[in-house]
RNA sequence: GCUCUUGUCGUUCAAUGGAUAGGACGUGAGAUUGCGGAUCUCAAAAUCUAGGUUCGAUUCCUAGCGAGAGCA
Numbered sequence: 001g002c003u004c005u006u007g008u009c010g011u012u013c014a015a016u017g018g019a020u021a022g023g024a025c026g027u028g029a030g031a032u033u034g035c036g037g038a039u040c041u042c043a044a045a046a047u048c049u050a051g052g053u054u055c056g057a058u059u060c061c062u063a064g065c066g067a068g069a070g071c072a
Base pairs, nucleotide, nucleotide: 001071002070003069004068005067006066007065010025011024012023013022018055027043028042029041030040031039048064049063050062051061052060
């Protein structure tokens, strides 16, 4: 330099064009306990950026940026 894959809560993984973006772990609060741990309940927290297509985009298209792989 070229090609391909990929980007979603703090982490990991879902959501194959439709309704309030969901689960697990973690975090905070509460219940329980003599104190903790465990358990239970509740809460906060995310779609890389900019355009395009569409009535409607996490999803499809383009460019950029980041990460990974291959070739040279």
RNAcentral holds the sequence, with entries from ENA. A computed fold for a 72-nucleotide RNA from a Patescibacteria group bacterium, annotated as transfer RNA. Rfam family: tRNA. Rfam's curators write: Transfer RNA (tRNA) molecules are approximately 80 nucleotides in length. NCBI's taxonomy places the organism under Bacteria, Bacteria candidate phyla.